[in-house]
Context: one part of a larger RNA
C1' cells in the first nucleotide's frame, strides 16, 4: 500500500450482486429432509349418504370404494445434501497402463419369450409381552421362488490350422464335449410397455505405475507377510491381499522408521515478476457419517437418515426390556472476540418412480436477517454580500467561520401515496418471488452525515484548562506554569453510509 468468510469502537438514508458456526467431528427439544408404481400380484375398511326390514337396540343392501391403510413384488433408497475428524498417502494433481477388470438404468444390432411345479405375506384363529415385538396353526397370489424343454457367436474342457503381439499372452475361426435362460402387463385390435441370453457403444467406476507439491537428525537405523519364489485360496480384476512350504531378502543421509502439523487440486490474496502465503464461496477428487469393528443386500455400500455387535451418552419402562443418533434445512443448548428464518413454493431447472395423469424432493428457486463485503444512488440544483447574527481569534483595526445561512427562483433521484404492469411459461394449463422489474401520476427541500485526524514522518493551529499529574503513544517521543503532542473549543485536512482500531497474509 493491498486483501479478509473477520471482529470492536462511534455512526448509519436506499438498493442489485455476493456472502454468512473459522470455536466444541459438543450435546440435541420439535417439524421436514426418500420414495414412487394398481399397466407386476392378493386381500381390502370406516366415518357418513340413500332405502328396505324391526316399538327399539339392531340389521340387510346400495353408495361411499376397488378408495383409505397395510402386505407380496419392481424400481430408487450407494445419487443428491452436509463435514474436514482422520489421512504425509491405500489420498491429490499432472502423464501413462490393464495381453489384469467391472457396470443396473440409456443407445444399436442378433436371437428367444416352451411345458410345469411348490410355497410364503397380507388375512383368520390361538397365545406370549406393560410395550417394543414376536411364537404356533390355516388359507392365497404374482413381473416372489423353484425343476424341466430349448439355447449360441455365451462359459468350460479338448483337438487342428491361420494372424498378431508385450514376459506372462492376445485376436479371429473350424471340429467335438458339457453346461447356462426367461414374464408377463394393457389394449377389440393394430400395437404398445416390458422379460431373457449375446455383440457392440456411451457414460461411470476398479486396479497398477511414474512424477511433482509440509516441518523435524534434540528421530538414524527400520522391517518377520518383512523381501522374492513354488503352489493354492479369495476377488469384477493383478497382487503378501490371505494361506502352506522354500530361500534371506527388503528399505536408508537423493534422509527409511520416528515425531509434529494437515484433507489435496482446479484456484484465491499478494508481488513489476521471481516467489511467498493460504485452500471459506463456486467446481473436481478423497474421507467420515455418536466411538470402535462386521458383514448381509446389491449392477454398485462394507451404506449420514439400513442391519448386527461391542462401547459411552440421553429418553422410556409394568424393572423382564426396549428405543435413539442434525458432520441433511431451520432451529435450540453450551463454547466463543463472533457467524442468519423453527420462512415461501415445486412456478423455473436438476432428480427418484410411474406407460401416463401424477406423487415426492429443505437438491434447487425465491423471499426474511447481518454496512459482513464489492458496486452502483441519494441527503438538493441555481442565484445570493451590507459579508447578518452567533461562535472563535484578535494587535481591538479587524480576521475567520462564509455564498455558508437566511431569502428568491427551480429539479423530485431515492424513500412514501395511487394507478397499471411485462417477462421468467419451454408448452394448452401452469408464478413461489409479487405489496417485485418497468411505465405514469401525487405532494414537498421535503424523511437521509458521520467517523478518523492536525508535533515530525503525514495532509491539517489557534485559545483555553491541566502542571512529569491527569493522560498520549505506531516508531521518535511529549506533559515538571504560556503544550501546534494531554483535555475541552474554534479553525482546518481526509475520507464518506461509512470511519477509525485489533487481528493474519503478501
Nucleotide at each position: 500500500g493491498a486483501a479478509c468468510g473477520a471482529a470492536c469502537g462511534u455512526u448509519g438514508g436506499c438498493g442489485g450482486c455476493g456472502u454468512g458456526c473459522c470455536u466444541a467431528a459438543u450435546a440435541c427439544a420439535u417439524g421436514c429432509a426418500a420414495g414412487u408404481c394398481g399397466u407386476g400380484c392378493g386381500a381390502g375398511a370406516a366415518a357418513c349418504c340413500g332405502g328396505g326390514g324391526g316399538c327399539a337396540a339392531c340389521u340387510c343392501c346400495g353408495g361411499g370404494a376397488g378408495u383409505a391403510c397395510a402386505g407380496c413384488g419392481g424400481c430408487g433408497g450407494a445419487a443428491g445434501g452436509g463435514u474436514g475428524a482422520g489421512u504425509a498417502a491405500u489420498a491429490c494433481a499432472u502423464g501413462g497402463a490393464c495381453a489384469a477388470c467391472g457396470u443396473a438404468c440409456c443407445c444399436u444390432c442378433c436371437a428367444g419369450u416352451g411345458g410345469g411345479g411348490g410355497a410364503u405375506a397380507a388375512c383368520c384363529c390361538a397365545c406370549c409381552g406393560a410395550a417394543a415385538g414376536g411364537u404356533g396353526g390355516g388359507c392365497u397370489a404374482a413381473u416372489a421362488c423353484c425343476g424341466c424343454a430349448u439355447g449360441a457367436c455365451g462359459g468350460c474342457g479338448g483337438g487342428g490350422g491361420g494372424c498378431g503381439g508385450c514376459a506372462u499372452c492376445g485376436c479371429g475361426u473350424c471340429c467335438c464335449g458339457c453346461u447356462c435362460a426367461a414374464a408377463g402387463c394393457c389394449g377389440c385390435a393394430a400395437g404398445g410397455c416390458g422379460c431373457u441370453g449375446g455383440a457392440g457403444g456411451a457414460g461411470c467406476g476398479g486396479u497398477c505405475c511414474a512424477u511433482g507439491g509440509c516441518c523435524u537428525a534434540u528421530c538414524a537405523g527400520c522391517u518377520a507377510g518383512u523381501u522374492g519364489g513354488c503352489g493354492g485360496g479369495g476377488u469384477a480384476a493383478c497382487g503378501g491381499c490371505c494361506c502352506a512350504c522354500c530361500a534371506a531378502g527388503g528399505c536408508g543421509a537423493u534422509g527409511a522408521c520416528g515425531g509434529g502439523u494437515a484433507g489435496c487440486c482446479g484456484g484465491a490474496c499478494u508481488g513489476a515478476g521471481a516467489g511467498g502465503u493460504u485452500g471459506a464461496a463456486c467446481g473436481g477428487c478423497c474421507a467420515c457419517a455418536c466411538g470402535g469393528g462386521a458383514a448381509c443386500u446389491g449392477a454398485g455400500a462394507c451404506a449420514c437418515g439400513g442391519u448386527c455387535c461391542c462401547g459411552a451418552c440421553a429418553c422410556c419402562u409394568a424393572c423382564g426390556g426396549g428405543u435413539g443418533g442434525c458432520a441433511g434445512c431451520a432451529g435450540u443448548a453450551g463454547g466463543g472476540a463472533a457467524u442468519c428464518u423453527u420462512g415461501c413454493g415445486c412456478a423455473a431447472u436438476g432428480g427418484g418412480c410411474g406407460a401416463a395423469a401424477g406423487c415426492c424432493u429443505g437438491a434447487c428457486g425465491c423471499a426474511g436477517c447481518g454496512a459482513c463485503g464489492c458496486c452502483g444512488c441519494g441527503u438538493g440544483g441555481g442565484g445570493g454580500a451590507u459579508g447578518a447574527a452567533g461562535g472563535c481569534c484578535u494587535u481591538c483595526g479587524g480576521g475567520u467561520u462564509g455564498u455558508a445561512a437566511a431569502c428568491c427562483c427551480c429539479u423530485u433521484u431515492c424513500a412514501g401515496g395511487a394507478g397499471g404492469g411485462a417477462g421468467g411459461a419451454a408448452c394448452u394449463c401452469u408464478g413461489a418471488c409479487u405489496u417485485a422489474a418497468c411505465c405514469u401520476c401525487c405532494g414537498g427541500a421535503a424523511g437521509a452525515a458521520g467517523c478518523g485526524c492536525c508535533g515530525g514522518c503525514u495532509a491539517a493551529c489557534u485559545c483555553c484548562g491541566u502542571g512529569c499529574c491527569a493522560g498520549c503513544a505506531g516508531c521518535u517521543g511529549c506533559g515538571g506554569u504560556a503544550a501546534u503532542a494531554c483535555g475541552g473549543a474554534g479553525a482546518g485536512c481526509g475520507c464518506a453510509a461509512a470511519c477509525g482500531u485489533u487481528g493474519u497474509u503478501c
The part of an RNA shown here (small-subunit ribosomal RNA, 5' domain) has 506 nucleotides and comes from a Pseudomonadota bacterium. The RNAcentral record of the full RNA draws on ENA.